[in-house]
Predicted 3D model of a 72-nucleotide RNA (transfer RNA) from a bacterium.
Its Rfam family is "tRNA". Rfam links the family to the GO term triplet codon-amino acid adaptor activity.
The coordinates come from a structure-prediction model, not an experiment, and the mean pLDDT is 81.
């Protein structure tokens, strides 16, 4: 220098062109002698930026940027 994938709550992921789910983790009750477990309820993200396209974008396209691989 080219190519190519990926970019989403703290982590790991889903899912759809009509204002985003789920386990883990978190709080905070119950239960236990205290922890753990296990139940129950709760709180967090407008989705890396800017444009574009559309009634409308997390979703489609560009380009910037990050992160991985690749190939010279």
């Nucleotide at each position: 220098g080219c190519c190519g994938a990926u970019u989403a709550a703290g982590u790991c992921c889903a899912a759809u062109g009509g204002u985003a789910g789920g386990a883990c983790g978190c709080c905070a009750g119950a239960c236990u002698u205290g922890u753990a477990a296990u139940c129950u309820g709760g709180a967090g993200a407008u989705a890396g930026g800017u444009g574009g396209u559309u009634c409308g974008a997390u979703u489609c396209c560009a380009u910037c940027g990050g992160u991985c691989g690749g190939c010279u």